[in-house]
Context: one part of a larger RNA
RNA sequence: UGACGGGGGCCCGCACAAGCAGCGGAGCGUGUGGUUUAAUUCGACGCAACGCGAAGAACCUUACCAAGGCUUGACAUGCUGGUAGUACCGAUCCGAAAGGUGAGGGACCCUUCGGGGAGCCAGUGCAGGUGAUGCAUGGCUGUCGUCAGCUCGUGCCGUGAGGUGUUGGGUUAAGUCCCGCAACGAGCGCAACCCCUGUUGCCAGUUGUAUUUUUCUGGCGAGACUGCUGAGAGAAACUCAGAGGAAGGCGGGGAUGAAGUCAAGUCAGCACGUUCCUUACGUCUUGGGCUACACACACGCUACAAUGGCCGGUACAGAGGGUUGCGAAAGAGCGAUCUGGAGCUAAUCCCACAAAGCCGGCCCCAGUUCAGAUUGCAGGCUGAAACUCGCCUGCAUGAAGGCGGAGUUGCUAGUAACCGCCGGUCAGCACACGGCGGUGAAUACGUUCCCGGGCCUUGUACA
Numbered sequence: 001u002g003a004c005g006g007g008g009g010c011c012c013g014c015a016c017a018a019g020c021a022g023c024g025g026a027g028c029g030u031g032u033g034g035u036u037u038a039a040u041u042c043g044a045c046g047c048a049a050c051g052c053g054a055a056g057a058a059c060c061u062u063a064c065c066a067a068g069g070c071u072u073g074a075c076a077u078g079c080u081g082g083u084a085g086u087a088c089c090g091a092u093c094c095g096a097a098a099g100g101u102g103a104g105g106g107a108c109c110c111u112u113c114g115g116g117g118a119g120c121c122a123g124u125g126c127a128g129g130u131g132a133u134g135c136a137u138g139g140c141u142g143u144c145g146u147c148a149g150c151u152c153g154u155g156c157c158g159u160g161a162g163g164u165g166u167u168g169g170g171u172u173a174a175g176u177c178c179c180g181c182a183a184c185g186a187g188c189g190c191a192a193c194c195c196c197u198g199u200u201g202c203c204a205g206u207u208g209u210a211u212u213u214u215u216c217u218g219g220c221g222a223g224a225c226u227g228c229u230g231a232g233a234g235a236a237a238c239u240c241a242g243a244g245g246a247a248g249g250c251g252g253g254g255a256u257g258a259a260g261u262c263a264a265g266u267c268a269g270c271a272c273g274u275u276c277c278u279u280a281c282g283u284c285u286u287g288g289g290c291u292a293c294a295c296a297c298a299c300g301c302u303a304c305a306a307u308g309g310c311c312g313g314u315a316c317a318g319a320g321g322g323u324u325g326c327g328a329a330a331g332a333g334c335g336a337u338c339u340g341g342a343g344c345u346a347a348u349c350c351c352a353c354a355a356a357g358c359c360g361g362c363c364c365c366a367g368u369u370c371a372g373a374u375u376g377c378a379g380g381c382u383g384a385a386a387c388u389c390g391c392c393u394g395c396a397u398g399a400a401g402g403c404g405g406a407g408u409u410g411c412u413a414g415u416a417a418c419c420g421c422c423g424g425u426c427a428g429c430a431c432a433c434g435g436c437g438g439u440g441a442a443u444a445c446g447u448u449c450c451c452g453g454g455c456c457u458u459g460u461a462c463a
Base pairs, nucleotide, nucleotide: 001463002462003460004459005458007457008456009455010454011453012452013451015447016446019411020410021409022408023407026302027301028300029299030298031297032296033295034293035292042053043052064288065287066286067285068284069283070282073126077125078124079123080122081121082120083119088105089104093100094099108117109116110115128277129276131275132274133273137271138270139266140265141264142262144260149188150187151186152185153184154183155164156163157162168179169178170177194254195253196252197251199222200221201220202219203218204217205216225248228242229241230240231239232238304404308363309362310361311360312359313358314357320351321350322349325344326343330339331338332337370401375396376395377394378393379392380391381390417439418438419437420436421435422434423433
């Protein structure tokens, strides 16, 4: 000087408390461990691994396994030699395909007609490796933490490590600002500048609006600054109350992550040092596996019902996507879906009926008109192909489950909770992920305690 303390003081944070909804029990989905397996590819492991890499494993992907092939190779480039019915197309046969065989057909550019080029063949340098090392690395990322800190120049103090500044008194979300002070200044952070949103003016409006327009869309401005009033310690910073205002003291949200820490993560995204393989640890193909299942954990979905379930009627979004695409009307089918093809390169057309809600009716507390697992049969769709191993529909079947032990998670407002909609990935497949709107709460006395953090101080046999 740090780090640590079941030392002290001060102060924060959904950290506790106060509340609301959950998880932990059930069934199912997904991930992981374990076990199994020819293989169940690999990585990630407290917080910060476990719906994570993977924004989507039937083949492909694919890295794993079995079997069958190839060897200058699936891909790049240099050199040497060769090749003329050469490159290329390719019948037949073997084969699961890859691959092998190869009848037959059959070119191009330049040319001084010798040949050269491209191609092909052989050889040789080499290619190739998702093989190893993240403890050799770059880059990127997580985490403490959007916590308020981390430093420097000069000066001063100290033999020195170092200190001072950055401590102190107030204050703030903040090393934010004020006052004081052997310090005076400065940098990276904080804040602001950026984006969205809430109010309003002007301009322009197509495809939006029945019409001009208050809606809406796009652009440029205004507006909030403790500006005004009062109060609080002597002053300042600031705090409290109030006025006006759409909005008040950072208005709400996002992007933005200091110096550093964890030899944190990633050699499998990519790059790269070293090392290893080279008729194989490379490469191609078929099939299988990554989907196994006594079990254990993690994260979700659906429920256990009456604030509910079912039936009929009826209302209101936002944000997105669409030409190898979205696909309307109309018709067929109980339905998934099919036929159909209008319109749309999209404020025009389509996906697209939002659902919870509201109105009316049935059910009457039961393993039920709750719940829907599982299984049987019959169909639909995508795709060469749904057996291993897809999704959807109809009929039948109707399991566990009556609110969950110890424990544990999220959330402070348009939030939680509930409700649906869209998107990326994608041929097909979403209970995941990312967004979008609709309905819309309860509670916070307080900081003793648990967890994490900041500043000062104290102890230390630790560095």
Molecule: small-subunit ribosomal RNA, 3' major domain
Organism: soil metagenome